[in-house]
RNA sequence: AGAGUCGGCCAGGCAAUCGCCGGUACCCCGCGUGCCGGAGGAAAGUCCGGGCUCCAUCAGGCAGGGCGCCAGGUAACGCCUGGAGGGCGCAAGCCCAUGGAAAGUGCCACAGAAAAUAUACCGCCGGCCGCAAGGCAGGUAAGGGUGAAAUGGUGCGGUAAGAGCGCACCGCGCGGCUGGUAACAGCGGCGGCAGGGUAAACCCCGCCUGGAGCAAGACCAAAUAGGGGAGCACCGGGGUCCUCGGGACCUCGACCGCGUGCCUGAGCGGGCUUCCGGGUAGGUUGCUAGAGGCAGCCGGUGACGGUUGUCCCAGAUGAAUGAUUGCCCUCGACAGAACCCGGCUUAUGGCCGGCUCUCUCU
RNA sequence: GGGCCCUUAGCUCAGCCUGGUAGAGCGCUUGCUCGACACGCAAGAGGUCACUGGUUCAAGUCCAGUAGGGCCCACCA
Repeated sequence: AGAGUCGGCCAGGCAAUCGCCGGUACCCCGCGUGCCGGAGGAAAGUCCGGGCUCCAUCAGGCAGGGCGCCAGGUAACGCCUGGAGGGCGCAAGCCCAUGGAAAGUGCCACAGAAAAUAUACCGCCGGCCGCAAGGCAGGUAAGGGUGAAAUGGUGCGGUAAGAGCGCACCGCGCGGCUGGUAACAGCGGCGGCAGGGUAAACCCCGCCUGGAGCAAGACCAAAUAGGGGAGCACCGGGGUCCUCGGGACCUCGACCGCGUGCCUGAGCGGGCUUCCGGGUAGGUUGCUAGAGGCAGCCGGUGACGGUUGUCCCAGAUGAAUGAUUGCCCUCGACAGAACCCGGCUUAUGGCCGGCUCUCUCU
Repeated sequence: GGGCCCUUAGCUCAGCCUGGUAGAGCGCUUGCUCGACACGCAAGAGGUCACUGGUUCAAGUCCAGUAGGGCCCACCA
């Protein structure tokens, strides 16, 4: 210098004038004046996880859904950290839905003899028949061929030709010892091989999981027809009271309804479900002080945790954060909160630093 | 703001759950029929399965992400 890789930071700046939203202080109580604050790293996609609220509440089971190496972090997670195994890269480093295919079922098109019960197209080998070409019944799976994938691989021996048929090494399985919390790794022993792939196919194993969402929910005000249809239930016994027409209340049983899939038990309630109509489109609250930010110290390899100090940092509801002018620079990308957090993913301009490789110079 | 669904031929849709050849109707083109047209008959063309990755031997189909489009959700009695 070039190429690559990982991590961190910033998000044009300053000044003046005129506005917009919120808070606060003051008074002459007006939409007045002063002061303070006013988008993001992704506010996005709504893909995960939680808080919060309602379904009256609680427990158990089934179904459904999700996740999946090990250990830890966390409120929780499909996130993060550290490690193990596998893959890619010369390396720094990066990637992996990475439990089970000897629990069972399904599928593996075409081609091919055969796609998993097992089997033989060409070939190879010896035997028999035949003058020969060749044929017949066998042996074999080393070689060829098909395919994405062909029944452990390489070598030596062995054989008619061959074959784990025998042996060595590698792989695999079983069991042991050692190290490690564990995943797993290492080293002996035994076994001649148990029999392909697919679980982002059904499934099995382990763990987690009720549903809906701030247009949740609570309160006030206004207005209307607190109207109509359909379905299910509207039952029975006993007691008390009364204005004795019948009704009200209490209690017991049955019935129905009740975590917006199902079932059961406890408990609660006495109507429930659904459709068509009618009215209003106003206000308050939820609404922002929080698993909060910053700095120091301590513990931990780290994610993170503990502790001390300090700070308050948007809350709109047709929806504010803008416009104009001047100066400067490297001339400014993606993009706008809507209940709130933790992540992931996607979009995107620039700056700085660590590390690796190559080349050149000293 | 929140919830849910869809994208396959020019148009409307099937195929996806259970992965292997992409189909139907209408429309289009050509020919036949008819004096001519319509109808009818026969043949044919037309597809980046919205896009990008992953799993798999193999993806329209399974899984993730992106883009575009559509539907629903207020309160009162």